A computed fold for a 115-nucleotide RNA from a bovine gut metagenome, annotated as c-di-AMP riboswitch aptamer (ydaO/yuaA leader).
């Protein structure tokens, strides 16, 4: 100076770099009626991160899906396809309540359309 992501901006305290708090923005969760569903095969949530096959296990191969630098469509290619939480309970959801604002990085090719 930029990218992924909701994960940014400002203010106060603090005082040297770690941290605390507030407001706004952004993104989630809970939660009526109506509607839907029908209760161990437990279920649900954050997240792109789910499912299938082989395999005793660990794992391997694929896959829904996600990322690849102005935006967008198509083709090819590369990478990811994790992790965690709630604890018998959560569909939708007005009022209302509540939580997060981290982390990781320097990033392909061709054709069409747009700015």
């Nucleotide at each position: 100076u930029g990218c992924u992501u909701a994960a940014u901006g400002c203010c106060g305290c603090a005082g040297u770099c770690a941290g605390c708090g507030g407001c706004a923005g952004c993104g989630g969760g809970a939660g009526a009626a109506c509607c839907a569903a029908c209760u161990u095969u437990g279920g649900g949530g954050u997240g792109u991160a789910u499912c299938c096959g082989c395999g005793u296990a660990c794992g391997c191969g694929g896959u829904a899906g996600g990322a690849g630098a102005c935006c967008u469509u198509c083709u090819u290619c590369u990478c990811c396809g994790a992790a965690c939480c709630c604890g018998a309970c959560a569909g939708c959801u007005a009022a209302u309540c509540u939580c997060g604002u981290c982390a990781g990085c320097g990033u392909a090719a061709g054709a069409g359309g747009g700015a």
Its mean pLDDT, the model's own confidence on a scale to 100, is 80.